[in-house]
RNA sequence: AAGUAGCAUCAAGAAAGCCGAGGGGCUUGCCAACCGACCCACUCGAGGCACGGUGGCCAAAUGAUGUGGGAUGACUUCCAAAACUAUCGAGUCCCA
Repeated sequence: AAGUAGCAUCAAGAAAGCCGAGGGGCUUGCCAACCGACCCACUCGAGGCACGGUGGCCAAAUGAUGUGGGAUGACUUCCAAAACUAUCGAGUCCCA
């Protein structure tokens, strides 16, 4: 890197410009909310936000996606996730 298995979810939503003979490439935008970060000092649950990692909107159609990312020989090690934006319930702790 790819594949298999398990688990979860879906059939909705969302695009342009430029370059190239073409395959395709570059830039920017958007949809979605699966994993990570963040949103009350902490924990759990639910929710949120849309920064990081995927996926998708340009598919010529074989139903599909995720199960964080990077560094490292490897790991029980290390690193990043700007500002703006983004909360309730229960419990615990501290102070009064």
Notes: This is a predicted structure of a 96-nucleotide RNA (SAM-I/IV (S-adenosyl methionine) riboswitch aptamer) from uncultured Fodinibius sp. The coordinates come from a structure-prediction model, not an experiment, and the mean pLDDT is 78. It matches the Rfam family "SAM-I/IV (S-adenosyl methionine) riboswitch aptamer". A reference for the family is Weinberg et al. (2008), "The aptamer core of SAM-IV riboswitches mimics the ligand-binding site of SAM-I riboswitches", RNA. Its family is annotated with regulation of gene expression and S-adenosylmethionine metabolic process in the Gene Ontology. Taxonomically the source falls in Fodinibius (Bacteria, Balneolota, Balneolia, Balneolaceae).